[in-house]
RNA sequence: CCAGCUGGCUGGAUGACCGCCGCCGCAGGACCCGAAAGGGUGCGGGGGAGGAAAGUCCGGGCUCCACGGAGACACGGUGCCGGGUAACGCCCGGCGGGGGUAACCCCAGGGAAACAGCCACAGAAAACACACCGCCUUGACCGCCUGUGCGGCAGGCAAGGGUGAAACGGUGCGGCAAGAGCGCACCGCCGGUCCGGCAACGGAGCGGGCAUGGCAAACCCCACCGGGAGCAAGACCGAAUAGGGACGGCACGGGCCUUGCGCCCAUCUCGGGUUUCCGGAUCGCCGUCCGGGUUGGUCGCGCGAGGCAUGCGGCGACGCAUGUCCCAGAUGAAUGGUCAUCCAGCCCCUCGCGGGUGGACAGAACCCGGCUUACAGGCCAGCUGGCGCC
RNA sequence: AGCGGUGUAGCUUAAUGGUAGAGCAGCGGUUUCAUAUGCCGCCCGUGAUGGGUUCGAUUCCCUCCUCCGCUACCA
Numbered sequence: 001c002c003a004g005c006u007g008g009c010u011g012g013a014u015g016a017c018c019g020c021c022g023c024c025g026c027a028g029g030a031c032c033c034g035a036a037a038g039g040g041u042g043c044g045g046g047g048g049a050g051g052a053a054a055g056u057c058c059g060g061g062c063u064c065c066a067c068g069g070a071g072a073c074a075c076g077g078u079g080c081c082g083g084g085u086a087a088c089g090c091c092c093g094g095c096g097g098g099g100g101u102a103a104c105c106c107c108a109g110g111g112a113a114a115c116a117g118c119c120a121c122a123g124a125a126a127a128c129a130c131a132c133c134g135c136c137u138u139g140a141c142c143g144c145c146u147g148u149g150c151g152g153c154a155g156g157c158a159a160g161g162g163u164g165a166a167a168c169g170g171u172g173c174g175g176c177a178a179g180a181g182c183g184c185a186c187c188g189c190c191g192g193u194c195c196g197g198c199a200a201c202g203g204a205g206c207g208g209g210c211a212u213g214g215c216a217a218a219c220c221c222c223a224c225c226g227g228g229a230g231c232a233a234g235a236c237c238g239a240a241u242a243g244g245g246a247c248g249g250c251a252c253g254g255g256c257c258u259u260g261c262g263c264c265c266a267u268c269u270c271g272g273g274u275u276u277c278c279g280g281a282u283c284g285c286c287g288u289c290c291g292g293g294u295u296g297g298u299c300g301c302g303c304g305a306g307g308c309a310u311g312c313g314g315c316g317a318c319g320c321a322u323g324u325c326c327c328a329g330a331u332g333a334a335u336g337g338u339c340a341u342c343c344a345g346c347c348c349c350u351c352g353c354g355g356g357u358g359g360a361c362a363g364a365a366c367c368c369g370g371c372u373u374a375c376a377g378g379c380c381a382g383c384u385g386g387c388g389c390c
Numbered sequence: 391a392g393c394g395g396u397g398u399a400g401c402u403u404a405a406u407g408g409u410a411g412a413g414c415a416g417c418g419g420u421u422u423c424a425u426a427u428g429c430c431g432c433c434c435g436u437g438a439u440g441g442g443u444u445c446g447a448u449u450c451c452c453u454c455c456u457c458c459g460c461u462a463c464c465a
Stems, first nucleotide, its partner, number of pairs: 001386010012342007020048002023045005031040003050361001054372002057370005062230004075226005080094005095109001096107004110221002117215003132161002134157003139153001141152004169187006188210001189208003193204004234299004244290007253265004257260001270279003292464003306325008343359001345357004349352001391461005397455001400414004408445001416432005437454002440452003
């Protein structure tokens, strides 16, 4: 210098003017409204979108409902080992497998020698398989014919061809009629033993000729996890309507007869009044549905698994300690607009301290930890390979 | 904002993981003097120039997209 890999940061900057949405302070009764609380207005101060606010794919907080504790069936999810975390399907470190010259990247990666299931087409045969082409001629067999030949029959074989995604270990030597783990060596596989490691697993050596095809991301087994719903959760105030109807569950004092939610007694407390009295309430509670009404306000609502800095522990994810900071809360919904100068990018030319153009994806709505997806451009750090030079 | 579901040809719909079919519509031919009917043939597809599992995916898993539906409070 070229090519590449990994991790992280940023997401236009500065100033002026005009606005918008919350918060805090002041205006002592003497700026306005109000009895007050408070509100308005004015002034001052401080804050005001994101790395994804998105998809809603996971995990929690919080709230309500259900439930005696606990467990089981069903259903859903997760799945090598160890660790981190409030928790996770996330993250870190390792193991095994695969890819790359390498840096490094990818893997839903338990179980199919426990059950059930599937393996289309092609092919002879597709799961304790099989003989189409082929190889052999060993046979007290037959024929031709007489070479130790040809054909048939009966057999043997699984090396070669062919089919397929997959054909029941691979390579080599020996062996054989031809062959074959038939025998042997190496590799692979399986089972003990020993060593290393917390473990997944790795290594050594011994034994076994090989038994055990693939699919579990359709279904099945094993282990572990999960009660349900979601801030339109939920609580309170106000307005309005028909304080209506049907069904189910729970609860419930008495009497009368005209059997109606009728009347009386009883009970409750409120208002007025003089103790008598008058008026009012008890039209039960919960759930589902039908019918009716409203489209208002307050809380939940932002001090939190919070941010930043430093130190320590850890390979790391992360943890601990100390200090410091307070940092959006709207509800048809604020977070904006104009101008100037610069910064990237693009275009043009008379090439200069020129002119023009122009700013990625997107945008809070209860909150937090992740994942995934979208994203113009810029910056930083570490590493690998190649070439050149010293 | 939070949930639930759907997607196969122009329309309506089938397909235990094994060559994606039907009906209607459209186009062409034939029959007819002409049209209709009938008969024959053709055309047009799994939401994605997506990823993965598998020998093989409409089907199983993940990601993205389109469309549809539900919800509040009072009494």
Model confidence (mean pLDDT): 75 of 100. Predicted 3D model of RNase P RNA and transfer RNA as a complex of 465 nucleotides. It holds a member of the Rfam family "Bacterial RNase P class A". The family's RNA type in Rfam is ribozyme.